[in-house]
RNA sequence: UCUUUAUCGUGAGUGGUGGAGGGAAAGGCCCUUUGAAGCCACGGCAGCCGCCCGCAGCAACUCAGCGGGGUCCGGUGCCAAAUCCUUCUCUGUAAAACAGAGAAAGAUAAGGA
Repeated sequence: UCUUUAUCGUGAGUGGUGGAGGGAAAGGCCCUUUGAAGCCACGGCAGCCGCCCGCAGCAACUCAGCGGGGUCCGGUGCCAAAUCCUUCUCUGUAAAACAGAGAAAGAUAAGGA
């Protein structure tokens, strides 16, 4: 980099440094000198993988499976706004607006090439 699967309306920030941008893209709308991004420290959220407990399977198991709970110890992730909203298609519906469903794109995790 490509690809598969799962999840994405929950939740969680202070200080230091820095000094103008940031919210993936485009359009919109926001955040930001009452201090953006980045970096550092400490704190927190969450439960994808790990770990612990349970269920059922099995002759049996420390085992492939299932779902629930715990943990914050290990690997990641995250801590403005729904993935901030929309984008393409379909439906209500003839059109607009609006609403709903699906897809695409994106993010994260685990696996594969």